A computed fold for a 534-nucleotide part of an RNA from an uncultured bacterium, annotated as small-subunit ribosomal RNA, 5' domain. Its mean pLDDT, the model's own confidence on a scale to 100, is 84. The RNAcentral record of the full RNA draws on ENA, Greengenes and SILVA.
[in-house]
Context: one part of a larger RNA
RNA sequence: GAUGAACGCUAGCGGCAGGCUUAACACAUGCAAGUCGAGGGGCAGCAUGAGGAGUCAGCAAUGACACCUUGAUGGCGACCGGCGCAAGGGUGCGUAACGCGUGAGCAACCUGCCCGUCAUCGGGGGGAUAACCGGUGGAAACGCCGACUAAUAUCCCAUAGUUCUUUUUAGGGGCAUCCCUUUAAAGAUAAAGGCUUCGGCCGGUGACGGAUGGGCUCGCGUGACAUUAGACAGUAGGCGGGGUAACGGCCCACCUAACCGACGAUGUCUAGGGGUUCUGAGAGGAAGGUCCCCCACACUGGAACUGAGACACGGUCCAGACUCCUACGGGAGGCAGCAGUGAGGAAUAUUGGUCAAUGGGCGGAAGCCUGAACCAGCCGUGCCGCGUGACGGAAUACGGCCCUAUGGGUCUUAAACGUCUUUGGUCCCGGAGCAAUAAGAGCCACGCGUGGCUCGAUGAGAGUACGGGAAGAACAAGCAUCGGCUAACUCCGUGCCAGCAGCCGCGGUAAUACGGGGGAUGCGAGCGUUAUCC
Numbered sequence: 001g002a003u004g005a006a007c008g009c010u011a012g013c014g015g016c017a018g019g020c021u022u023a024a025c026a027c028a029u030g031c032a033a034g035u036c037g038a039g040g041g042g043c044a045g046c047a048u049g050a051g052g053a054g055u056c057a058g059c060a061a062u063g064a065c066a067c068c069u070u071g072a073u074g075g076c077g078a079c080c081g082g083c084g085c086a087a088g089g090g091u092g093c094g095u096a097a098c099g100c101g102u103g104a105g106c107a108a109c110c111u112g113c114c115c116g117u118c119a120u121c122g123g124g125g126g127g128a129u130a131a132c133c134g135g136u137g138g139a140a141a142c143g144c145c146g147a148c149u150a151a152u153a154u155c156c157c158a159u160a161g162u163u164c165u166u167u168u169u170a171g172g173g174g175c176a177u178c179c180c181u182u183u184a185a186a187g188a189u190a191a192a193g194g195c196u197u198c199g200g201c202c203g204g205u206g207a208c209g210g211a212u213g214g215g216c217u218c219g220c221g222u223g224a225c226a227u228u229a230g231a232c233a234g235u236a237g238g239c240g241g242g243g244u245a246a247c248g249g250c251c252c253a254c255c256u257a258a259c260c261g262a263c264g265a266u267g268u269c270u271a272g273g274g275g276u277u278c279u280g281a282g283a284g285g286a287a288g289g290u291c292c293c294c295c296a297c298a299c300u301g302g303a304a305c306u307g308a309g310a311c312a313c314g315g316u317c318c319a320g321a322c323u324c325c326u327a328c329g330g331g332a333g334g335c336a337g338c339a340g341u342g343a344g345g346a347a348u349a350u351u352g353g354u355c356a357a358u359g360g361g362c363g364g365a366a367g368c369c370u371g372a373a374c375c376a377g378c379c380g381u382g383c384c385g386c387g388u389g390a391c392g393g394a395a396u397a398c399g400g401c402c403c404u405a406u407g408g409g410u411c412u413u414a415a416a417c418g419u420c421u422u423u424g425g426u427c428c429c430g431g432a433g434c435a436a437u438a439a440g441a442g443c444c445a446c447g448c449g450u451g452g453c454u455c456g457a458u459g460a461g462a463g464u465a466c467g468g469g470a471a472g473a474a475c476a477a478g479c480a481u482c483g484g485c486u487a488a489c490u491c492c493g494u495g496c497c498a499g500c501a502g503c504c505g506c507g508g509u510a511a512u513a514c515g516g517g518g519g520a521u522g523c524g525a526g527c528g529u530u531a532u533c534c
Base pairs, nucleotide, nucleotide: 001533002532003531005530006529007528008527009526012386013385014384015383016382017381018379019378020344025342026341027340029339030338031337034083035082036081039080040079042076043075046074047073048072049070050069051068052067054065055064056063057062090297091296092295099222100221101220102219103218104217105216106215109214110213114210115209116208117207118206119205120204123157124156125155126154133146134145135144136143137142163188164187165186166185167184170181171180172179173178193202194201195200223269224268225267230260235257236256237255238254240252241251242250272294273293274292275291276287277286278285279284299320300319301318302317303316322333323332324331325330350376352375353374354373358372359370360369361368362367389420390419391418392417399411400410401409402408403407424475426470427469428468429467430466434461440455441454442453443452444451445450446449478523479522480521481520482519483504484503485502489518490517491516492515493514499506500505
């Protein structure tokens, strides 16, 4: 000098940041991933319409009330289906590794949504199934049986080329396997509709290219210990296969006997890596919290399914430990998401508000969801800023302390007193920016359904920030030190006691070193101490 700090004393305000470093210990409760009715069958609930019979009022027309029926309309719980749930958010257990960083390679690869280009279909047909209905088992969780039905769910056929497979013609190139372009033949593989103001819009299918994201490989760099010296059988390589998006002992059969190692293999211990941060003149040393990138993990261990993408935090299955429910037969759960609880600890916050903005998911849109995010709350934890007044004022008062003591010194221009100011705080009044636009309206442009311009709802924070005014010095200073290092000195008490102390060292009767008083010095809403790094 620095810190994600803690402790002691003290404490007025604001801005910006930060806040479980320990038990990847266990978790009550709520919330954190849904959405689409413009894919579908339906109709539990709500609303509307229509119909029916009824009661009440009325002479009547009619009105009111409650009931029943009806998917007819708005819409919609549950269900089938699509997309999302692999992102965002958390943590640092593991990992000394192509994990990370950096630079290359893939002639060995994939990529939903998005963009561009080319093409294509709105042809035919089939069989199911959930919901619903009937029945039935179970304490529950959850099932089982039967019958019915739809789709952008699912299957078959047709149609087919710049796709794929097997052959084939010609040309070019390279990096060995080969790659690119091209000719021909055979075979294989597609589709889905919905809405509409009838203009169209949103979709579906095939292929190529792009973009984005990922996968794999390699060079170099990236801890400690040699009181770890040998290590290794799928081990090292080959041939052939399997598997994968793809290369590869990734896996398998066979063959060879290799391969790694003092340029530190193997083993053990420690550790997420980087951008960066701290320190230092630098070289270097130390650290990796907040923010960003990458990796790994999601109670522990294992496994796959679905999918463009996972071997999946709030999915599935198995095993285990733990907790809970149970009718004892059997079931349920996973905060290293946001809050919050217990425990551990020197120590670390609210079971808050809002989707207004930014961003994400779904949707044609309106919109819905979003503990991402934006805000607010708590904490001097840090950094920065402001204030606790300014000027004048001497009988240098009273009082305290000290002395060479009728006196002097010091606290002390300090106070009183006078003249002012009014930040913050208090009271009154006003009051933002953050809002861009959506639906919709108008105008303009053209390639005619897109774009541009002008209008046009919406603010959690918040009556906050900020501005104006009023009264009024009024409400706001401590902490440590004073032997030397090291700025700051005396008195009293104590008497190797009590105690101090970072080092040297102080204390045994005049202690500037202990304790107190006075004074002084340093810093100041902080000041000291402890811990750690340079």